[in-house]
RNA sequence: AUCAAGACCGGCUGAGGGACAGGCCCGAAGACGCCGGGGCAACCCGGAUCUGCGCAAGCGGAUCCGACGGUGCCAAUUCCUGCGGGGGUCGUGCGACCUACCGGAAGAU
Numbered sequence: 001a002u003c004a005a006g007a008c009c010g011g012c013u014g015a016g017g018g019a020c021a022g023g024c025c026c027g028a029a030g031a032c033g034c035c036g037g038g039g040c041a042a043c044c045c046g047g048a049u050c051u052g053c054g055c056a057a058g059c060g061g062a063u064c065c066g067a068c069g070g071u072g073c074c075a076a077u078u079c080c081u082g083c084g085g086g087g088g089u090c091g092u093g094c095g096a097c098c099u100a101c102c103g104g105a106a107g108a109u
Base pairs, nucleotide, nucleotide: 001109002108003107008037009036010035011034012033016026017025018024020082021081022080023079038074039073040072043070044069045066046065047064048063049062050061051060052059053058078106083103084102085101086099087098088097089096090095
């Protein structure tokens, strides 16, 4: 900095798995994991155009394009919620519920 998009087959194994808690899901019609292949994406990388600083060498920014290689990813929004606020409904009220509204935390890359 990004996380509402995208991307599956085969083999091995055999009971849990989805980080944690609660929920809700996936799973002997074999999940999760490992291996092989395939794919997605475009962080690293390469190119084009515009542009900022600079005398220059050079260092950046925006948009677009590419994909040999590296990293990542290929159930569900990061599966949802977890803390605070906004809005709405209900309630005399402390408040309850709803809400891809805003921010935060945690996590992943």
SAM riboswitch aptamer (S box leader) from uncultured Pseudomarimonas sp., 109 nucleotides, folded computationally. RNAcentral holds the sequence, with entries from MGnify. The source organism's lineage runs through Bacteria, Pseudomonadota, Gammaproteobacteria, Lysobacteraceae and Pseudomarimonas. Model confidence (mean pLDDT): 82 of 100.